Small-subunit ribosomal RNA, 5' domain from an uncultured bacterium, 475 nucleotides, folded computationally. The coordinates come from a structure-prediction model, not an experiment, and the mean pLDDT is 85. Rfam family: Bacterial small subunit ribosomal RNA.
[in-house]
Context: one part of a larger RNA
RNA sequence: GGAUGAACGCUGGCGGUAUGCUUAACACAUGCAAGUCGAACGGGUCCGCAAGGACCAGUGGCGGACGGGUGAGUAACGCGUGAGAAUGUGCCUUCAGGAUGGGGAUAACAAUAGGAAACUAAUGCUAAGACCCAAUAGGCCGAGAGGUGAAAAAUGAAAAUUGCCUGGAGAGGAGCUCGCGUCUGAUUAGCUAGUUGGGAGUGUAAGAGACUACCAAGGCGACGAUCAGUAGCUGGUCUGAGAGGAUGAGCAGCCACACUGGGACUGAGACACGGCCCAGACUCCUACGGGAGGCAGCAGUGGGGAAUUUUCCGCAAUGGGCGAAAGCCUGACGGAGCAAUACCGCGUGAGGGAGGAAGGCUUUUGGGUUGUAAACCUCAAAACUUAGGGAAGAAAAAAAUGACGGUACCUAAUCUAAGCAUCGGCUAACUCCGUGCCAGCAGCCGCGGUAAUACGGAGGAUGCAAGCGUUAUCC
Numbered sequence: 001g002g003a004u005g006a007a008c009g010c011u012g013g014c015g016g017u018a019u020g021c022u023u024a025a026c027a028c029a030u031g032c033a034a035g036u037c038g039a040a041c042g043g044g045u046c047c048g049c050a051a052g053g054a055c056c057a058g059u060g061g062c063g064g065a066c067g068g069g070u071g072a073g074u075a076a077c078g079c080g081u082g083a084g085a086a087u088g089u090g091c092c093u094u095c096a097g098g099a100u101g102g103g104g105a106u107a108a109c110a111a112u113a114g115g116a117a118a119c120u121a122a123u124g125c126u127a128a129g130a131c132c133c134a135a136u137a138g139g140c141c142g143a144g145a146g147g148u149g150a151a152a153a154a155u156g157a158a159a160a161u162u163g164c165c166u167g168g169a170g171a172g173g174a175g176c177u178c179g180c181g182u183c184u185g186a187u188u189a190g191c192u193a194g195u196u197g198g199g200a201g202u203g204u205a206a207g208a209g210a211c212u213a214c215c216a217a218g219g220c221g222a223c224g225a226u227c228a229g230u231a232g233c234u235g236g237u238c239u240g241a242g243a244g245g246a247u248g249a250g251c252a253g254c255c256a257c258a259c260u261g262g263g264a265c266u267g268a269g270a271c272a273c274g275g276c277c278c279a280g281a282c283u284c285c286u287a288c289g290g291g292a293g294g295c296a297g298c299a300g301u302g303g304g305g306a307a308u309u310u311u312c313c314g315c316a317a318u319g320g321g322c323g324a325a326a327g328c329c330u331g332a333c334g335g336a337g338c339a340a341u342a343c344c345g346c347g348u349g350a351g352g353g354a355g356g357a358a359g360g361c362u363u364u365u366g367g368g369u370u371g372u373a374a375a376c377c378u379c380a381a382a383a384c385u386u387a388g389g390g391a392a393g394a395a396a397a398a399a400a401u402g403a404c405g406g407u408a409c410c411u412a413a414u415c416u417a418a419g420c421a422u423c424g425g426c427u428a429a430c431u432c433c434g435u436g437c438c439a440g441c442a443g444c445c446g447c448g449g450u451a452a453u454a455c456g457g458a459g460g461a462u463g464c465a466a467g468c469g470u471u472a473u474c475c
Stems, first nucleotide, its partner, number of pairs: 001475004006471005013346006019339002021304001026302003030299003035062003040059002043056005069257003078182007087174001089172001092170007100134004109124002112121003139148003153162003183229003190220003195217004200212003232254004236247004259280005282293004310336001312335003318332001319330004349379004359370004385413005393404001419464005424445003430459005440447002
């Protein structure tokens, strides 16, 4: 000198764009953040004379594995980069083929019972695109014989559309393996028994000591094993002429985690943030028998801290889930609010104006300086307020559809806004008064003990400017 997710002190006019718990992965009141489908199904309530319609708990389907948060753990195929073979893949695209015949239940519901509650038990009835059996098959297994193995309908007057089953291909996405790279310590030198390898088996979507029994005795290490400490990694960011050094906030990719530890279920996909089970700590309810909960989602509260915002508006746009659609949901997102936290832009006026006014400071008492500065004249108008007008963002055949927002912007009128630090040298900027090694200053050198340009005040000056200085950290 540059930089910052900064903080502190003094000061503070406006706009745009960003950013905003770096500390306790501490504990959380309250509300919301994942639903949707009646064109899968039986039913209930309401409206209706009916046809039919609206709403709803339940069965069923799809989605809750995305999106959002955090960085605790992890020195690892975790990440980065390059390669690979022994694998699956819902929805989507495309191609080929198919959907035959039957069956038994069950929730809802009804009427009981238990319980403080959460909820539960037993009896009876019922439907399906829920479940099951048989058949069929160009798939799969097998050398072969043979074995195994599917399906569902709905809407519509119809045409048709959407769905269902099987197989092939694709796209996207996922799992796995390997080469290379990836912090510090030797005041950590030896480490290792599923350890290293083998054939066999189990297991998995798939390779594998991943696991099991048996056999062999291997494997790693000063080119740093093991142990200990620290740490999410990267694109990037800051600095630097570069090499390099530091760093990983925001945005983007990957990983890991979801009160702590463990486990599986369902499913195409999880060992699942707002699912389940067990154990633990904590909090709450209880009729003491037993139950309920998990903000590292968005707001918000307490606590910690030098320190970090609103319990706001809207689904109008973009995107996502469900639905044939209308549509519903969406604290993703789009916006507004708060904060000079940062960057960028604008303004606090422009021109003229000397009796160089008054006042201040200083003085050798003549003057000098503040200073064209002010007054005064002419002109102009960032922002506020008032009045008038008023968007783009909205796109689909048309119509309709804007949270922001009567916002940005345009026109007219009036009026208003500068501080902070420094002035001994480094380093731009000097005098007076007070103080008297005191009070104090200080980044380094150093200054102050009676004429202090270095302390405190004043006048003046210098620098930057809605900021200025200090502190912390990095180059």